[in-house]
Molecule: glmS glucosamine-6-phosphate activated ribozyme aptamer
Organism: Clostridium sartagoforme
RNA sequence: AACCAAAUCAAAGAUUUGGAAUCUCACUUAAGUUGACGAGGUUGGGGAGUUAUCGAUACUUCGGCGGGUGCCCCACGGUAUUACACACUACCGUUAACGGCUAACAAAUCUAUAAGGUGACUUAUAGGACAAUAUUAGCCUGGUGUUAAAA
Numbered sequence: 001a002a003c004c005a006a007a008u009c010a011a012a013g014a015u016u017u018g019g020a021a022u023c024u025c026a027c028u029u030a031a032g033u034u035g036a037c038g039a040g041g042u043u044g045g046g047g048a049g050u051u052a053u054c055g056a057u058a059c060u061u062c063g064g065c066g067g068g069u070g071c072c073c074c075a076c077g078g079u080a081u082u083a084c085a086c087a088c089u090a091c092c093g094u095u096a097a098c099g100g101c102u103a104a105c106a107a108a109u110c111u112a113u114a115a116g117g118u119g120a121c122u123u124a125u126a127g128g129a130c131a132a133u134a135u136u137a138g139c140c141u142g143g144u145g146u147u148a149a150a151a
Base pairs, nucleotide, nucleotide: 001022003019004018005017006016007015008014009013037055038054039053043075044074045073046072047071076093077092078091079090080089085146086145087144088143099140100139101138102137103136104135110127111126112125113124114123115122116121
């Protein structure tokens, strides 16, 4: 808000009382659901700290908490023309310079079909793709000094 019953007002219609169930909105309670897609990252110890790599997505992959292979220091180790070694320095971490060039490399999203659930949603299979300052591969590219050799 509408509906039913009764009463009052002459009626339309309005008001009052009671009733039952429905719809909408707000609040409260309880239970669920969503809340990171892959690539890559750990010598040993310590420290600090919470924005610790890269890109993809219809971008809540939001916010908070916790953790963390990142960061700093030390030790050890590797590389820095050549056999070896030593010291210092620089950069790295066993795939062990920074850097440059070239190449390679994903899953979700999406589409389709099923299954589960009251529902929000979840799971699986198939199909077709698309990345990066990350990673891998190849090439280029780098100290000082001592002893010996070469130039």